RNA sequence: GUCGGCGUAGCUCAGCUGGUUAGAGCAUGGCAUUCAUAACGCCAAGGUCGCUGGUUCAAGUCCAGCCGCCGACA
Numbered sequence: 001g002u003c004g005g006c007g008u009a010g011c012u013c014a015g016c017u018g019g020u021u022a023g024a025g026c027a028u029g030g031c032a033u034u035c036a037u038a039a040c041g042c043c044a045a046g047g048u049c050g051c052u053g054g055u056u057c058a059a060g061u062c063c064a065g066c067c068g069c070c071g072a073c074a
Base pairs, nucleotide, nucleotide: 001073002072003071004070005069006068007067010026011025012024013023019057028044029043030042031041050066051065052064053063054062
């Protein structure tokens, strides 16, 4: 340099053929339980969906450019 994959919560990830409120597990905080702690249970908080622009009534999802990470080729 060329090609491909990936980027969504603090971490690991799901999100179908564009549509109703953006989710799960772990972690964190609270409550309950216990003599107490852990485990289990209930609740809560936490997101510019990498950035910018475009298409569309509507974009995490489609398109373009850029950035970062990984891989293959040279």
Molecule: transfer RNA
Organism: Candidatus Yanofskybacteria bacterium RIFCSPHIGHO2_01_FULL_41_21